[in-house]
RNA sequence: GGACGCCAAGGGCACACCGCGGGUGACCGCGGGUCGCAAAGCCAACGGGGGUCCGCAUCGCGCGGAGCCGGCCGGGUUGCCACC
Numbered sequence: 001g002g003a004c005g006c007c008a009a010g011g012g013c014a015c016a017c018c019g020c021g022g023g024u025g026a027c028c029g030c031g032g033g034u035c036g037c038a039a040a041g042c043c044a045a046c047g048g049g050g051g052u053c054c055g056c057a058u059c060g061c062g063c064g065g066a067g068c069c070g071g072c073c074g075g076g077u078u079g080c081c082a083c084c
Stems, first nucleotide, its partner, number of pairs: 002084001005081001012037002017032006035071001041077003046074003049069002052066005
């Protein structure tokens, strides 16, 4: 440096849920919590997917805009250790 995650070692994060706060909302922050995770570190200014709000329209299908989700997937990027 590359590849890799069966066995370890030191550890790390934190689903649901609860408390406080923010947001019209999806959801987010902090604290608790621990379902799980070898990237459950980062990127929504790469692609897909799923939610939210607003406007328009419709019997229905839908159109446009602004936002949310990285623990939905692909991808990009950075990283500990073991083996090779």